[in-house]
RNA sequence: AGAGUUUGAUCAUGGCUCAGAAUGAACGCUGGCGGCGUGCUUAACACAUGCAAGUCGAACGAGAAAGCAUCUUCGGAUGUAAGAGUAAAGUGGCGAACGGGUGAAGUAACACGUGGAUAAUCUACCCGACAAUUUGGGAUAACAUUUCGAAAGGAAUGCUAAUACCAGAUAAGCCCACGGUGUCUUCUGACGCAGUGGGAAAAGGUGGGGACCUUCGGGCCUACCGUUGUCGGAUGAGUCCGCGUCCCAUUAGCUAGUUGGAAGGGUAAUGGCCUACCAAGGCAACGAUGCUUAGCUGGUCUGAGAGGAUGAUCAGCCACACUGGAACUGAGACACGGUCCAGACUCCUACGGGAGGCAGCAGUGGGGAAUUUUGCGCAAUGGGCGAAAGCCUGACGCAGCAAUACCGCGUGAGUGAUGAAGGCUCUUGGGUCGUAAAGCUCUGUCAGAGGGGAAGAACCUCCUGUCGUUUAAUAUGCAGCAGGCCUGACGGUACCCUCAGAGGAAGCACCGGCUAACUCCGUCCCAGCAGCCGCGGUAAUACGGAGGGUGCGAGCGUUGUUCGGAAUUAUUGGGCGUAAAGAGCGUGUAGGCGGUUGUCUAAGUCUGAUGUGAAAACCCGGGGCUCAACCCCGGAAGUGCAUUGGAAACGGGGCAAAUUGAGGAUGGGAGAGGAAAGUGGAAUUCCCGGUGUAGAGGUGAAAUUCGUAGAUAUCGGGAGGAACACCAGAGGCGAAGGCGGCCACCUGGAAAGUGACUGACGCUGAGAAGCGAAAAGCGUGGGGAGCAAACAGGAUUAGAUACCGUGGUAGUCCACGCCGUAAACGAUGGGUACUAGAUGUCGCGGGUAUCGACCCCUGCGGUGUCGCAGCUAACGCAUUAAGUACCCCGCCUGGGGAGUACGGUCGCAAGAUUAAAACUCAAAGGAAUUGACGGGGGCCCGCACAAGCGGUGGAGCAUGUGGUUUAAUUCGACGCAACGCGAAGAACCUUACCUGGGUUUGAACUGCUAUGGACAGCUCCAGAGAUGGAGUUUCCCUUCGGGGCUGCCGUGGAGGUGCUGCAUGGCUGUCGUCAGCUCGUGUCGUGAAAUGUUGGGUUAAGUCCCGCACCGCGCGCCCCCCUUGCCUUUAGUUGCCCAGCGGUUCGGCCGGGAACUCUAGGGGGACUGCCGGUGAUAAGCCGGAGGAAGGUGGGGACGACGUCAAGUCAUCAUGGCCUUUAUGUCCAGGGCUACACACGUGCUACAAUGGGCAUGUACAAAGGGCAGCCACAGGGUGACCUGGAGCGAAUCCUUAAAACAUGUCUCAGUCCGGAUUGGAGUCUGCAACUCGACUCCAUGAAGUUGGAAUCGCUAGUAAUCGUAGAUCAGCAUGCUACGGUGAAUACGUUCCCGGGCCUUGUACACACCGCCCGUCACAUCACGAAAGUUGGUUGCUCUUGAAGUCGCUGUGUUAACCCUUCGGGGAGACAGGUGCCGACGGAGUGGCUGGCGAUUGGGGUGAAGUCGUAACAAGGUAACC
Repeated sequence: AGAGUUUGAUCAUGGCUCAGAAUGAACGCUGGCGGCGUGCUUAACACAUGCAAGUCGAACGAGAAAGCAUCUUCGGAUGUAAGAGUAAAGUGGCGAACGGGUGAAGUAACACGUGGAUAAUCUACCCGACAAUUUGGGAUAACAUUUCGAAAGGAAUGCUAAUACCAGAUAAGCCCACGGUGUCUUCUGACGCAGUGGGAAAAGGUGGGGACCUUCGGGCCUACCGUUGUCGGAUGAGUCCGCGUCCCAUUAGCUAGUUGGAAGGGUAAUGGCCUACCAAGGCAACGAUGCUUAGCUGGUCUGAGAGGAUGAUCAGCCACACUGGAACUGAGACACGGUCCAGACUCCUACGGGAGGCAGCAGUGGGGAAUUUUGCGCAAUGGGCGAAAGCCUGACGCAGCAAUACCGCGUGAGUGAUGAAGGCUCUUGGGUCGUAAAGCUCUGUCAGAGGGGAAGAACCUCCUGUCGUUUAAUAUGCAGCAGGCCUGACGGUACCCUCAGAGGAAGCACCGGCUAACUCCGUCCCAGCAGCCGCGGUAAUACGGAGGGUGCGAGCGUUGUUCGGAAUUAUUGGGCGUAAAGAGCGUGUAGGCGGUUGUCUAAGUCUGAUGUGAAAACCCGGGGCUCAACCCCGGAAGUGCAUUGGAAACGGGGCAAAUUGAGGAUGGGAGAGGAAAGUGGAAUUCCCGGUGUAGAGGUGAAAUUCGUAGAUAUCGGGAGGAACACCAGAGGCGAAGGCGGCCACCUGGAAAGUGACUGACGCUGAGAAGCGAAAAGCGUGGGGAGCAAACAGGAUUAGAUACCGUGGUAGUCCACGCCGUAAACGAUGGGUACUAGAUGUCGCGGGUAUCGACCCCUGCGGUGUCGCAGCUAACGCAUUAAGUACCCCGCCUGGGGAGUACGGUCGCAAGAUUAAAACUCAAAGGAAUUGACGGGGGCCCGCACAAGCGGUGGAGCAUGUGGUUUAAUUCGACGCAACGCGAAGAACCUUACCUGGGUUUGAACUGCUAUGGACAGCUCCAGAGAUGGAGUUUCCCUUCGGGGCUGCCGUGGAGGUGCUGCAUGGCUGUCGUCAGCUCGUGUCGUGAAAUGUUGGGUUAAGUCCCGCACCGCGCGCCCCCCUUGCCUUUAGUUGCCCAGCGGUUCGGCCGGGAACUCUAGGGGGACUGCCGGUGAUAAGCCGGAGGAAGGUGGGGACGACGUCAAGUCAUCAUGGCCUUUAUGUCCAGGGCUACACACGUGCUACAAUGGGCAUGUACAAAGGGCAGCCACAGGGUGACCUGGAGCGAAUCCUUAAAACAUGUCUCAGUCCGGAUUGGAGUCUGCAACUCGACUCCAUGAAGUUGGAAUCGCUAGUAAUCGUAGAUCAGCAUGCUACGGUGAAUACGUUCCCGGGCCUUGUACACACCGCCCGUCACAUCACGAAAGUUGGUUGCUCUUGAAGUCGCUGUGUUAACCCUUCGGGGAGACAGGUGCCGACGGAGUGGCUGGCGAUUGGGGUGAAGUCGUAACAAGGUAACC
């Protein structure tokens, strides 16, 4: 510090996800040791048991038991040195308000933080100072007796003490009242001085003691402690104030003790804190009130920081203690381990009543993913009480449990290559685990055993000594110093020494990318993985296992949460033309911001000082545990707040001034600016009349419709409504919406000019009010010509609730009122300033020129186009900014759900406005690029169409395919580009299929080992055969080691037409013989990409030329190759035969010839070379000449980058899988030849330019041939047979047929056609039944030119005619090749199909066979509405009214004090009663907020459903608001 993910690729936008750190964590696997922290985040749920607050005998009274002895009636009694003035209980004092816990309880608050105030206060214990501690009195508990009760607990009577209680005395600088005065002050007052009057106190205890006294206790003195009053301090607490402190405005108004006053009450104290009275205030958009959530802080985590999140442990504050209320006591509480009342719950009960509160420490149940021991000790630190010893202390110190976090250590070190064995892998060579192991040499941490053994301890008390102080005192007490005794839970722990011995101690996750790390096997969209993208459908580096590797390591992973990355809420630090985002528009309130000069001020700002900012933590520097974590010390920091001194540039404020911003004045000019009144002509429609006759209208074509009752057309007249042609423009005006005939009235604004007025008066603008004359819509009343939702009829269509057409109502128009929205758009808020230009146009002005106008130069304002810098993701914007800056407002934060629901506001309604969530996806979206596509455009080509010729589709047959059938009908090929295709030839074989019969190292190949010598042939038997059995004959070479061949046992292994052509090679088809496809360098662009390859011409061609930021290369095209067409040369047999000669059977037959044809080798020839025209002077094109051939002469071979996962595992090869007594192999028979049917390809026909038959006659090319071709002769009607010459072939064999000539038949199902069938044969072959071909005789079917549709062909072509070959024993209508005869037509490129180039649109990229929308049906999820129902919370009005404080009363009761006549009375107190307040409860009525809810509504998601085809291309009616 970034990375992955939207796309075919790119840039940008934007979300999602990851890598980091952290954690009170949990879960999974694993687990050696130690140190140091931490440990119910959930049910503030309920709690068994034990402990957590007591102490003081030096405040007080009283006071046991067990033991021993004696006696005994054996029940007990008595005594007592000791236990013992002890335990337990009580009165009293202090403490219990601290410490400890919890905070998913409450609290949004002066609760907390920070800084202040208290002149408005209190403070027990503690410290300092001063003074005092006096005289009396009456009770009461304990205890005893009686008594009630189950118990808890009481009641009555009697006795007694105090530092308990009460009364009195005295007292000041204390309190109250009064007036006087000083100082200070924050000016409500504070403090002080002197005076008068009144008021308020106490308690004793212990030690010691020389005199004196004594009731022998003591008084008295003294010391200490205690007590009382006052002042001060310290500590702690209360109260008040400034500032800070979460979310919701779908909470906008709240408030009656409410706000204030003066009086009283109350409090420690201010105050509506409370009461009565008076006034009517107080709070709020700077967010009151209400709702939700929440303890706050120091800090902690993260982050570069700013921030964000958090508030465990530790520390400060607050709140709470089963729930609610209340007070009492007290210095302090409205009290965790106190009281009272109410409630819920639990427990005890004799049913009458009682008891309880772990959010103290342990522990239990429950909840939960989840959190420990019912431990030890007061040794240390701290606390309470005590004079002290001491007691108490679940605070605390320790230990235990938990890898829960952090830190440290170990599990060994060195050497060791036969690179061992073994595992894994393998191309079989090897590689790897791997110096790893073993082996050898060492070490000794931790754990183990044995031994030694701390620090933490300082006290206190006591003893000894010494010194000081108090005192009358050498006593006592207190203090200091020195020495001694004593105190350890942890714990025989830390640490140290010794012993033995590598011995006891390594796992977890990951290995497709992000992200370090790869192979094999298994599985086969299954099982599974997954943080995101995504893996898995038979070769998975992604699943599971293994080997290996990577990372971390006593841990490692996963999950949750927080911050970061995220500049993804942007102060630092983002945006708004098209990605989300500028309000439809202006006016204007609050607010924000604000031009120039001078002066004053000092709240902002800057600077210095002081105080504070607790400790701990973080950081820095030291120190202590062996290090570290951890702990200790010091410093810094704490960016803050407050007080105070100063500065005056800037901003604010006050004052003064100026004119440039802004405004005003003035006279002209421009304008569809607005409102309202009048008026005009053209056109449509309707009405009336005339002329006139059969149609009109409308459409792609029609029909509905109108018309013989006279339409349409045309002429004249009239009515009525709406809109204003031309002018008209990129023009003008207006804030926007918007505004268009003409004339006049009223009226707003802008611009230019002049400039002597005001003097910053400005800009923006949340709310608010206004406009919104776009349309549509609503209300009332008019109006209504045309147009026209709805609707009707007609068409179209599969349908057509549409597009088209004919009608037609609201509406459109006017007046008044609503609505308040639009793609209300420049998709661009307003204002100010600055930043190259060029060129139009509108308005106003200046200059020059002119008689004048136009033109020209120039200034200002508006409105356009182009364009530099700059900006932008790009497109683009560019002085009218989307540039550079400032000010103000509005808005955005992934897509969908959704601009929806609910709530509020507005509206008559329609609806508008404000505006979520659950859930769901990993994208959605922008700009540009390359392709592909378009029922987009342009250019061009092709037997693509057109023009022609001939076919197919109809018939019969052949053949292939589908389907069906079958035991099997083997398999493959499926649009073009499968279907007379693989198959150039299925009777057996082939053959792969089926049935049956055999066989298992096998039919064929090969290595090794053991063993044998044959193998094989022949004959016979069984059998369908394979095969089996029997008989017979019988090896070779040798260097004598052995080798070859071969049978057999065994083992490696063979075999497979079994699967996968979607694992592959090779080969092939196709687009397409179409003209294309790329690259290097350079340039341009952020980039994908572009350029080149586009453009202008041209070509069959990316062929060539020209131009050009390109210049060049390559694969294709062309050429080269073969063949054919002309000539030449060489050669001359088997081919040829002209001339000449000879022979002849008269046939180039022979001798011969080498000219010609031909054969087959080499050359030539054609190149737009020549001429003319045209073109740009080019490339080229057109025409011509010559030539056998003319513009690639004809034909062939040749097939770019690639596409179709095209075809082939059955040609072959091959990975993987499967099979191995079978899916191999051998054999016989069958099948591939089936047959209702459908399709393709052909043959033969349907007949007259013809055909059949008969006769005659002519002309090829290219091939083949020895298990062959076969002349010729004979036989047979014939297929063919029998003889048999020639030829391994330019030698022999292989009749060419159409054509031509003649004759006959003559338009018929025929002398056409030949299927089918019967009979008889021939040939091949082991064998023609299934299932061959051919021949002869007989038979003589369909068929009379073929629907929709469709195919081939542009010249030696189509058509037609025959010939040959491969395969092959035989079998050809197929295929391949060959020649013979030999046409017609092409105007042309509108259309169909295919293709090429350019351009355009795109929501496509699997690329239009694309993408994609909505209803319906099904499943499922979350949400809304809903009659209602059930909770929570809260307001208001009543009711009830516990405990309790306060007030009143006090008939009743009553020790202390007073009076008394001693009977009693008074004061005071208490009980009781009563009033106000008052919790829980009850009733009624509202608000808010949940749950459930028949039914219902839309939404999301889902598998291959249904119906259509709305959008994306002109998406087939442009789309959208």
Molecule: small-subunit ribosomal RNA
Organism: uncultured prokaryote